The RNA shown here (small-subunit ribosomal RNA) has 1455 nucleotides and comes from an uncultured bacterium. It matches the Rfam family "Bacterial small subunit ribosomal RNA". Rfam links the family to the GO terms structural constituent of ribosome and ribosome. Its mean pLDDT, the model's own confidence on a scale to 100, is 82. The RNAcentral record of the sequence draws on ENA and SILVA.
[in-house]
RNA sequence: GACGAACGCUGGCGGCGUGCCUAACACAUGCAAGUCGAACGAAGCAUUUGAUUGGAUCUCUUCGAAGUGAAGCUCUUAUGACUUAGUGGCGGACGGGUGAGUAACGCGUGAGUAACCUGCCUUUCAGAGGGGGAUAACAGUUGGAAACGACUGCUAAUACCGCAUAGCGUGACGGAAUCGCAUGAUUCUGUUACCAAAGCUGAGGCGCUGAAAGAUGGACUCGCGUCUGAUUAGAUAGUUGGUGAGGUAACGGCUCACCAAGUCGACGAUCUGUAGCCGAACUGAGAGGUUGAUCGGCCACAUUGGGACUGAGACACGGCCCAGACUCCUACGGGAGGCAGCAGUGGGGAAUAUUGCGCAAUGGGGGAAACCCUGACGCAGCAACGCCGCGUGAAGGAAGAAGGCCUUCGGGUUGUAAACUUCUGUCGCAAGGGAAGAAGACAGUGACGGUACCUUGUGAGAAAGUCACGGCUAACUACGUGCCAGCAGCCGCGGUAAUACGUAGGUGACAAGCGUUGUCCGGAUUUACUGGGUGUAAAGGGCGCGUAGGCGGGCUUGCAAGUCAGUCGUGAAAUACCGGGGCUCAACCCCGGGGCUGCGAUUGAAACUGUAAGCCUUGAGUGUCGGAGAGGAAAGCGGAAUUCCUAGUGUAGCGGUGAAAUGCGCAGAUAUUAGGAGGAACACCGGUGGCGAAGGCGGCUUUCUGGACGAUAACUGACGCUGAGGCGCGAAAGUGUGGGGAGCAAACAGGAUUAGAUACCCUGGUAGUCCACACCGUAAACGAUGAAUACUAGGUGUAGGAGGUAUCGACCCCUUCUGUGCCGCAGUUAACACAAUAAGUAUUCCACCUGGGGAGUACGACCGCAAGGUUGAAACUCAAAGGAAUUGACGGGGGCCCGCACAAGCAGUGGAGUAUGUGGUUUAAUUCGAAGCAACGCGAAGAACCUUACCUGGGCUUGACAUCCUAAGAAUCCUGUAGAGAUACGGGAGUGCCUUCGGGAACUUAGAGACAGGUGGUGCAUGGUUGUCGUCAGCUCGUGUCGUGAGAUGUUGGGUUAAGUCCCGCAACGAGCGCAACCCCUAUUGCCAGUUACCAUCAUUCAGUUGGGACUCUGGCGAGACUGCCGGUGACAAAUCGGAGGAAGGUGGGGACGACGUCAAAUCAUCAUGCCCCUUAUGUCCAGGGCUACACACGUACUACAAUGGCCGAUAACAAAGUGCAGCAAAACCGUGAGGUGGAGCGAAUCACAAAACUCGGUCUCAGUUCAGAUUGCAGGCUGCAACUCGCCUGCAUGAAGUUGGAAUUGCUAGUAAUCGCGAAUCAGCAUGCCGCGGUGAAUACGUUCCCGGGCCUUGUACACACCGCCCGACACACCAUGAGAGCUGGGAACACCCGAAGUCCGUAGUCUAACCGCAAGGAGGGCGCGGCCGAAGGUGGGCUUGGUAAUUGGGGUG
Repeated sequence: GACGAACGCUGGCGGCGUGCCUAACACAUGCAAGUCGAACGAAGCAUUUGAUUGGAUCUCUUCGAAGUGAAGCUCUUAUGACUUAGUGGCGGACGGGUGAGUAACGCGUGAGUAACCUGCCUUUCAGAGGGGGAUAACAGUUGGAAACGACUGCUAAUACCGCAUAGCGUGACGGAAUCGCAUGAUUCUGUUACCAAAGCUGAGGCGCUGAAAGAUGGACUCGCGUCUGAUUAGAUAGUUGGUGAGGUAACGGCUCACCAAGUCGACGAUCUGUAGCCGAACUGAGAGGUUGAUCGGCCACAUUGGGACUGAGACACGGCCCAGACUCCUACGGGAGGCAGCAGUGGGGAAUAUUGCGCAAUGGGGGAAACCCUGACGCAGCAACGCCGCGUGAAGGAAGAAGGCCUUCGGGUUGUAAACUUCUGUCGCAAGGGAAGAAGACAGUGACGGUACCUUGUGAGAAAGUCACGGCUAACUACGUGCCAGCAGCCGCGGUAAUACGUAGGUGACAAGCGUUGUCCGGAUUUACUGGGUGUAAAGGGCGCGUAGGCGGGCUUGCAAGUCAGUCGUGAAAUACCGGGGCUCAACCCCGGGGCUGCGAUUGAAACUGUAAGCCUUGAGUGUCGGAGAGGAAAGCGGAAUUCCUAGUGUAGCGGUGAAAUGCGCAGAUAUUAGGAGGAACACCGGUGGCGAAGGCGGCUUUCUGGACGAUAACUGACGCUGAGGCGCGAAAGUGUGGGGAGCAAACAGGAUUAGAUACCCUGGUAGUCCACACCGUAAACGAUGAAUACUAGGUGUAGGAGGUAUCGACCCCUUCUGUGCCGCAGUUAACACAAUAAGUAUUCCACCUGGGGAGUACGACCGCAAGGUUGAAACUCAAAGGAAUUGACGGGGGCCCGCACAAGCAGUGGAGUAUGUGGUUUAAUUCGAAGCAACGCGAAGAACCUUACCUGGGCUUGACAUCCUAAGAAUCCUGUAGAGAUACGGGAGUGCCUUCGGGAACUUAGAGACAGGUGGUGCAUGGUUGUCGUCAGCUCGUGUCGUGAGAUGUUGGGUUAAGUCCCGCAACGAGCGCAACCCCUAUUGCCAGUUACCAUCAUUCAGUUGGGACUCUGGCGAGACUGCCGGUGACAAAUCGGAGGAAGGUGGGGACGACGUCAAAUCAUCAUGCCCCUUAUGUCCAGGGCUACACACGUACUACAAUGGCCGAUAACAAAGUGCAGCAAAACCGUGAGGUGGAGCGAAUCACAAAACUCGGUCUCAGUUCAGAUUGCAGGCUGCAACUCGCCUGCAUGAAGUUGGAAUUGCUAGUAAUCGCGAAUCAGCAUGCCGCGGUGAAUACGUUCCCGGGCCUUGUACACACCGCCCGACACACCAUGAGAGCUGGGAACACCCGAAGUCCGUAGUCUAACCGCAAGGAGGGCGCGGCCGAAGGUGGGCUUGGUAAUUGGGGUG
């Protein structure tokens, strides 16, 4: 894009189309094929002629009668343009339906019939004379329930039958001419035989017979085309052909008799499955692919199967006979039926309409015609099923209304949309008018239909939905939900901020429709003709020989099959295309044109292919000469080694491994010497060396034998290439038979290893390995690269041969052929790579591929002794599987390098007690967070109340806090009562500031509502801040270049560094963030300055107090260090090693400083903040409690375990950095002490807080101690409203564990570790914590193998959530499809035999018999009956084939 569609939601009108795709399932009812009386008899009806009868009525009347004579009855005549059952004619073979069957001359296309038929129609010629016998109807009798008959009698014809006539008819026998590819045909002509007819009429005509021709319709034959399967390879007996006969409209094995043995098939026979074919339709750029509804052509079928009859035509949808199934009627004897005609019903189904009107038109049948019939057809009805058209209003209209939705609360949007105003009238409704379609000379004739259309009136009045809105793909927000409910075409959404679910608003698309599902084509160059591939993605056969086939060198000539050109026929119409025209337009319809790529015929061309003939030598082959080689087969020979045997020497081990053990050995091994046996393999040479088609081939010699190569140019003259099937060769393992068996060695045994170890390792060891013969036929049979030919830069090895130069040689050099390697350009390639040995450029032939798994499996077939091989699916399942390359990450990969990473050391932790944090447990609560490193003396630089977020209880509700409004009161201070307090109720003091005199500002109280408030949730919604890798040396960019691209290069390499630090090189050149430096402290010094610091000298004082400006110190400005200098190394570089000088030397030491990024790392409880949640509570106030609990576990610390020590005493011992007014506090005094009293001094270089280890002397003497100090008791001190839960300190007393700490583990490389004390923040008080400060002050580093972490380069990767990755198999369970399966069961096609209906054909004197012959008897002919051949259905049988199902069983897939 399309649809004969269906389903969901929705639905105003009209036009034109379309409408059982399924059960070729079964059908109630009605209709769908009749007509002709101008073929015929008869009956009826109407009219009518005549006769008989009849006697109404009327007239007349002498009432006796007479006349008139109607209707009716019977018989009869005639007419009817009246009706009809029957005989007869024509039509029921058309029209209409369906697609079951059919893979076929069925269809399409083009030819042929000299092998044919053709009613009605047209044309032409000729004719129609004269007879005959029946029969239906009808009547009677009779059977049957019915359907339907039987018998007797009568009758007509355009029904039937002889005879006559006859031809350009037919048959037989002749003659002549012409034509044809042939059999042969046509025409003329001679003889002979045979064969016709029908009448009707209104007198116009219509019919009838024979013959010839036309037209139409059919029949048959042939070329080409026409689905799938080879897991269907052989099929065929009337089969193939011939002769003869029969049969047919006609040819023909169409049928039969006889004869022959053929015929079809790899160019796919036979068999299986599927299917009506075509014009055309859909799609596509086309080539193609798919389809075969409607319309048109052909075919086939008519309940299933068979059969003929009639006829011009049938083997007949609405005819006949028979058989089967089914349905109906029945009196049970017997009958009837066939909607795949139109409607309609049931059923099936996702699904498909009215038991309508009319013959008015078009067409058909009959008829002379009128006319009759016509579910063909024309119309209407139903259905948005499709296509097309129209409408649901138009213009104006901003207060941008209300409402809805969103919101940053300002607004935005719905939206000119609505309302409202002014209009219009498609459409609707009402009324009026009103067709064409209707032809011919007039008239008559309309189902549709009072329809289309026109006019008027009326009223915006009745008339919009569906789907979508994450990307593809146009269109976005809110709410709800919370991996639920759900969505989904693919990717994928949903786990609390969902543009993806549901709803709403908005938007987009299409619109009386819109979506969904299904199917086909496209996109898909994804079966590749156009137009693909096969080294690694799927894909080259393991290799050769060779058949069919395909393809094939140069020159010349002919032919014309292919090819090309012209002309002719055909290619139906419709469709499609182009141009016009008609319905108001369009759809639709009509006209014209071109086209329909095809097939056939004919004429021509001759380049190419083909073919025929001739020639050629370059392809191919042969000959001659020559050398190389693990080429093959057989036989023989050789030495080294292993093992075994014998003997000698010799003694305790050997052997084996990572280490061992099993094993061998005192019965003498291993080792060693000599001799012997036997089998297998052939060291060195040996080489990306050689040979072979591949597999493969290696000691030496001989014999036989294949191939390649070089040289030569004598011979043949395209003899060639490839190669489906076929045949052969074909490693190892394996198999069979017979040998052989040294070593090795599946299986097996033992020992180890291990969680296990049916393995790797060790000790043994059987098949096998070897030989002969025969199988197997596979390998990563690989160059993962089929064979052949030609062409397309080079360079360099190697093997074999030939030639040249050189006076002769060797070597060298050059040229060339063949083989075998490497490098490399163009080119190719997805890239990797290939690159004259192509994966380049071309040609030819073969083989193979078409997503992964299932599966090289199952079934079948073939091969094999077996193992197994070859061929080779499907169901089901997944959305991938795969290739090459890239960047990372990773590796029990490699290289280089670094780090207290290891090592070397020192001191610890882990054991004890205590402190502190955490987990756990407990609790009313033990608030919350932090979780490997990078949580755990962390947030917390300090929980008794407060803090405080937790719990219990008591209160408040515009609130403890902010802004706004109203009212009152200044604010504020003191105080009483109740209560645990919050709070409630009072008492008193106090009246301020500005003012325009209205009021205002600040504050307090009360009230109303907007609002406050939340340490409630989400750190996975966030900002900010922080940790970590890591102070590791990295991370990037611009331009250029390379690559299809991801990306690469730079940033790699050689050196060097602490460093991507620097140098050199380089398709890179530069740059940025990092490194380093700039900053601070510290180490040296100069200058300047000098108070509170300093005091050597000189003075001076109680006192550095005062002079002073040296030193120290302080703090400003400078200097100094830069590999600068020298030497070695290095590449002449960077740099490095050593040295000098120097306070300091190679970054002097320390700090601040933390690249791109990683960890959804941490924090919503610092703060800020989106969203959600609470609002008399999750807010707020108060009291008390808790955060301090305690069987236990862990982290971090402190104190120890002692003598390098403890204790006592002494020494004016010696620091640095800090802090101090709600403060630090001296001296002095009191107290054993904590501390108290006191209050000088100091807002601090001035005063204060204020050192310890050390040193000296004494004591203790290795003990649970004169170590250690926990715990506990008592007594005190301090802070504070308050030390009970729950602070710190002191004194006295008490005196626990602990004697250096298992596995494991931490820190540190120098002023460092260790050790000693001091200070500060927080703070009323509370430090073993934290942050700082100085004092004393070591040991060790060979080195980078290993552990951990990191950097660079490289390599592998199936990892990318990145090795804490990925992933394999088993087992258990569930489900799914499938193979096998004792069997059971259904379908199909044949075959053999039996039975044998109807019926054609053949035979037949059993029987019957009108026409003709005959005087007759009888005959000819015919019917019935009987028999025979064939023959459907049916029956029996054994196989074949294909489904379903099955206990059990096999593997497979998914979870």